[in-house]
About this RNA
A computed fold for an 85-nucleotide RNA from a Rhodocyclales bacterium, annotated as Glycine riboswitch aptamer.

């Protein structure tokens, strides 16, 4: 020095679902019904059988369902660590 992994940080994209009803000692709380799946969690075939496979599935615990903020992911920029050549 190339080439792609990781992990920080910064600036941006980023879906989906009711501003549901009722009630009460009312600006928070409880209770009923619906629905969503991209924080988190949990689960899972073959094959392996020690770990994994395994998430873009599955659940719906938690979270959510004007807007805004969140948001797996992913674009760029830097800075770092390893590994090849």
């Nucleotide at each position: 020095u190339c080439c792609g992994c990781u992990c920080g940080c910064g600036c941006g994209g980023g879906a989906g679902a009711g501003a549901g009803u009722g009630g009460c000692c009312a600006u928070g709380c409880c209770a009923c019904c619906g629905c969503c799946g991209a924080a988190g969690g949990c689960g899972c075939a073959a094959c392996a059988c020690c770990c994994g496979g395994a998430a873009c599935c599955g659940c719906u615990c938690a979270g959510g369902c004007a807007a805004a903020a969140g948001g797996g992911c992913u674009g760029c920029g830097c800075g770092a660590g390893a590994g090849c050549a």
The prediction has a mean pLDDT of 76. The organism belongs to Rhodocyclales, within Bacteria.